[in-house]
Molecule: c-di-GMP-I-GGC riboswitch aptamer
Organism: Desulfobacteraceae bacterium
RNA sequence: AAUCGAAAAGGCAAAACCGUCGAAAGGCGGUGACGCAAAGCAACGGGUCUGAAACCGCAGGGUCAUGAUCGCCGGGCUGCCGAAA
Numbered sequence: 001a002a003u004c005g006a007a008a009a010g011g012c013a014a015a016a017c018c019g020u021c022g023a024a025a026g027g028c029g030g031u032g033a034c035g036c037a038a039a040g041c042a043a044c045g046g047g048u049c050u051g052a053a054a055c056c057g058c059a060g061g062g063u064c065a066u067g068a069u070c071g072c073c074g075g076g077c078u079g080c081c082g083a084a085a
Base pairs, nucleotide, nucleotide: 003085004082005081011036012035016031017030018029019028020027021026034071040077041076044074045073046072047069048068049067054063055062056061
């Protein structure tokens, strides 16, 4: 130093509920802790979710991301501590 993950300090915060923004998925704030060693940053690849606009359809409806998700997986960038190996 890399791998790694014992301890301590500190950190983050799922579900649910409330408020708020959004067409929705979902985001943000509060309460709250299921968990997390990158649950820090970022949509690059895949997956998943949504379906406003557009397109198709007489219609019911269908297709579709430019929307969302990094707490789905992979990869990228950065980073605290230091037992064992």